[in-house]
Context: one part of a larger RNA
Molecule: large-subunit ribosomal RNA, domain III
Organism: Enterococcus asini
RNA sequence: GAGUAGCGAAAGACAGGUGAGAAUCCUGUCCACCGAAUGACUAAGGUUUCCUGGGGAAGGCUCGUCCGCCCAGGGUUAGUCGGGACCUAAGCCGAGGCCGAUAGGCGUAGGCGAUGGACAACAGGUUGAUAUUCCUGUACCCGUUCGCUUUGUUUGAGCAAUGGAGGGACGCAGGAGGCUAAGAAGUGCAGACUGAUGGAUAUGUCUGUUCAAGCAGUAAGUCUUGUGAUGAGUCAAAUGCUUAUCACUAUACGGACAAGCUGUGAUGAGGAGGGAACUAAUAGUACCGAAGCUUCUGAUGUCACACUGCCAAGAAAAGCUUCUAGUGAGAAACGAACGGCCCGUACCGCAAACCGACACAGGUAGUCGAGGAGAGAAUCCUAAGGUGUGC
Numbered sequence: 001g002a003g004u005a006g007c008g009a010a011a012g013a014c015a016g017g018u019g020a021g022a023a024u025c026c027u028g029u030c031c032a033c034c035g036a037a038u039g040a041c042u043a044a045g046g047u048u049u050c051c052u053g054g055g056g057a058a059g060g061c062u063c064g065u066c067c068g069c070c071c072a073g074g075g076u077u078a079g080u081c082g083g084g085a086c087c088u089a090a091g092c093c094g095a096g097g098c099c100g101a102u103a104g105g106c107g108u109a110g111g112c113g114a115u116g117g118a119c120a121a122c123a124g125g126u127u128g129a130u131a132u133u134c135c136u137g138u139a140c141c142c143g144u145u146c147g148c149u150u151u152g153u154u155u156g157a158g159c160a161a162u163g164g165a166g167g168g169a170c171g172c173a174g175g176a177g178g179c180u181a182a183g184a185a186g187u188g189c190a191g192a193c194u195g196a197u198g199g200a201u202a203u204g205u206c207u208g209u210u211c212a213a214g215c216a217g218u219a220a221g222u223c224u225u226g227u228g229a230u231g232a233g234u235c236a237a238a239u240g241c242u243u244a245u246c247a248c249u250a251u252a253c254g255g256a257c258a259a260g261c262u263g264u265g266a267u268g269a270g271g272a273g274g275g276a277a278c279u280a281a282u283a284g285u286a287c288c289g290a291a292g293c294u295u296c297u298g299a300u301g302u303c304a305c306a307c308u309g310c311c312a313a314g315a316a317a318a319g320c321u322u323c324u325a326g327u328g329a330g331a332a333a334c335g336a337a338c339g340g341c342c343c344g345u346a347c348c349g350c351a352a353a354c355c356g357a358c359a360c361a362g363g364u365a366g367u368c369g370a371g372g373a374g375a376g377a378a379u380c381c382u383a384a385g386g387u388g389u390g391c
């Protein structure tokens, strides 16, 4: 320079409390804002910022009794969620090998590698802080042992390749249909309430009217000819698969896939509402608990890339099924008991915790996404929920 610029988009007011000290902290009552978000979940990234108790030097663009700050203590619980003990893609590594002054480059076999495939758990409750992880209830998967009943031991049960096959296995657009989630209405049902001022016990007002996996049954529909004989191929074999010929059958039987619905699960949970006591300190806590129907609308969810159309013609491998080669004395159903490893799990996550030197008007993949008006996820007002942006 100068007590100058600035104090970074935005609504607070009042009362009470705490305290040495309060516009700024806490509580309450109003008011206001977001509401395809300024709500909820989650990936990346961060790495303790989470919770509780205490503190106020510095950080906080003012203040501060407060904090994502400082100090101390605590907090992340899994057979089923995500990853590994399974599989492969791009890409990477790479025994031998090829190339190369050195260093090294490429690459076969082989391996690693999810953003994909495969794979068994749901509902409710609970903490100051975790929950598909703890608890309660009801399940499922793999294995071990036992019991019981069948079955098999050369008249061979069962298992079964690193081999042969099937399958997994796939694009986009469009339209129609089934169903559900969700929502709305009701002179249905249940509970509470009855108005400081004109009226209001009635067809009044307000609130609620729900529930999973699993198991059993049923099922809108979609797709599909099937059986037998004789050859050939499949590096060995095959009853498997592919294919040729012949016979029978045919819009059928049968088979595959499949949402949803019904019952059970549930004599349970949850539930509007009601609602204590003890204690220095509280708690809408413990505890009790009603009804649970009908109709309508209806998805971007699901059946399902199922159908129709189109051209740019839309992964692989394993699990799985089957076939033999082989192996072979046990195996299967039911019931019971027992076992089930390692890593992640707190918290933020359109943000004051990530990327931007900052508590920065910027940027940040995915999921859910209610009501009135509306074609609509636009826009305006609201619910649940969140917030009043640090002078």
Base pairs, nucleotide, nucleotide: 012030013029014028015027016026017025031388032387033386034385039368040367041366045348046347049346050074051073052072053071054070055069059067060066079140080139081344082343083342084341086117087116091112092111093110097106098105099104121138122137123136124135125134141340142339143338144337145336146335147334149332150331151330158327159326163323164322165321166320171310172309173308174307177303178302179301182297183296184295185294186293188209189208190207191206192205193204210269211268214264215263216262217261218260221257222256223255224254226248227247228246229245230244231243232242233241234240273288274287311314354363355362370382371381372380373379